SAM riboswitch aptamer (S box leader), 123 nucleotides, folded computationally. Its Rfam family is "SAM riboswitch aptamer (S box leader)". Its family is annotated with regulation of gene expression in the Gene Ontology. Rfam's curators write: The SAM riboswitch is found upstream of a number of genes which code for proteins involved in methionine or cysteine biosynthesis in Gram-positive bacteria.
[in-house]
C1' cells in the first nucleotide's frame, strides 16, 4: 500500500501542562475555541482481538434406587453466551456535524452508494 469482514444517531473530566487554533483532504455550509483550540500527560468510556469465565448447553465418566431406560446427583472436558477489563488497540462536541454520487417524494424528509474512520483476518 492495495483485498476481505464487521461496526459506525449510545458513552467518555469542572484535572495538570501548553498557548491559538480546529472539526483528517477538497468545494460549500454550519458549528466549537482567551469562560482557553491542536498537542503532551493523567483520567475516563468502549467491548473488536487476546486472556479469564458463571448459569445453562454437548459429550464422556461415576453413584443410589432388584435390572435396563429415562430422569435424578456428583466429577472431568468441550465449547464459550451473559460477564469482566489483566494485555493489544480504538475513542472521549455536533450522526462519520452535514451536503457533494443514485433513487423514492409536491415537499419536509427518507433509503443507498461512494469516500473515510476503528477492528480483525490475510496478501
Nucleotide at each position: 500500500u492495495g483485498c476481505u469482514c464487521a461496526u459506525c444517531a449510545a458513552g467518555a473530566g469542572c484535572g495538570g501542562c501548553g498557548g491559538a487554533g480546529g472539526g483528517u483532504c477538497c468545494a460549500g455550509g454550519c458549528c466549537c475555541u482567551g469562560u482557553g483550540a491542536a498537542g503532551c500527560c493523567c483520567g475516563g468510556c468502549a467491548a473488536c482481538c487476546u486472556g479469564c469465565g458463571a448459569a445453562a448447553c454437548u459429550u464422556c465418566g461415576g453413584c443410589a434406587u432388584c435390572u435396563c431406560a429415562a430422569g435424578g446427583c456428583c466429577g472431568a472436558a468441550g465449547a464459550g453466551u451473559g460477564g469482566u477489563a489483566a494485555g493489544g488497540u480504538g475513542c472521549c462536541a455536533a450522526a462519520u456535524c452535514c451536503u457533494g454520487c443514485a433513487g423514492a417524494g409536491a415537499g419536509a424528509u427518507c433509503u443507498g452508494a461512494a469516500a473515510g474512520a476503528u477492528g480483525a483476518g490475510g496478501a